């Protein structure tokens, strides 16, 4: 310097022909219990890496950038 691929919740990851984003751990409360842990039920948490275009409508589709991997040079 090129080529591909990945960026989504506190961690891991999901969402596939564009239609108002889940899951399992974790973290809170409540029920169990002498407690404690399991377990059950209920919550908060996310302007989808950063910005712009195309759409009536974008995580999804198009560029320009960051940052991570690989592979050529």
């Nucleotide at each position: 310097g090129g080529g591909c691929c990945c960026u989504u919740a506190g961690c891991u990851c999901a969402u596939u022909u564009g239609g108002u984003a889940g899951a399992g751990c974790g973290c809170c409360g409540c029920a169990u219990u002498u407690g404690c842990a399991c377990u059950g039920c209920g919550g908060a948490g996310g302007u989808g890496g950063a910005g712009a275009g195309u759409u009536c409508g974008a995580g999804c589709c198009u560029c320009u950038c960051a940052g991570g991997g690989u592979c050529c040079a």
Source information: Predicted 3D model of a 73-nucleotide RNA (transfer RNA) from a Patescibacteria group bacterium. It matches the Rfam family "tRNA". About the family: Transfer RNA (tRNA) molecules are approximately 80 nucleotides in length. Gene Ontology term of the family: triplet codon-amino acid adaptor activity. The coordinates come from a structure-prediction model, not an experiment, and the mean pLDDT is 81.